Predicted 3D model of a 74-nucleotide RNA (transfer RNA) from a Verrucomicrobiales bacterium.
The coordinates come from a structure-prediction model, not an experiment, and the mean pLDDT is 81.
Rfam family: tRNA. By type it is a transfer RNA. Rfam's curators write: Transfer RNA (tRNA) molecules are approximately 80 nucleotides in length.
RNA sequence: UGCCCCGUGGUGUAAAGGUAGCACAGGGGAUUUUGGAUCCCUUAGUCAAGGUUCGAAUCCUUGCGGGGUAGCCA
Numbered sequence: 001u002g003c004c005c006c007g008u009g010g011u012g013u014a015a016a017g018g019u020a021g022c023a024c025a026g027g028g029g030a031u032u033u034u035g036g037a038u039c040c041c042u043u044a045g046u047c048a049a050g051g052u053u054c055g056a057a058u059c060c061u062u063g064c065g066g067g068g069u070a071g072c073c074a
Base pairs, nucleotide, nucleotide: 001070002069003068004067005066006065007064010024011023012022013021018054026042027041028040029039030038047063048062049061050060051059
C1' cells in the first nucleotide's frame, strides 16, 4: 500500500428498508429480621460526514478505529 471482515447502552448479542429489542450489569421498589435469591419498574446505544429513499443500524461513497491476509522499501 492492495484486498477482505467488523464497528449498536457499562458488557454480550439481535433487528437483512418501516416504533432500536433481549440478557447481564447499574438505579428504584415489593418480599425478607438482615443479606442472598425471586418478582416489578427504570436509566442508557446505532464510529464520523455526505448520498439514495416517503422512510436508513440496514443500501452507496469517503474518512476513522480494530482484526485478518497479500505484498513494497530498508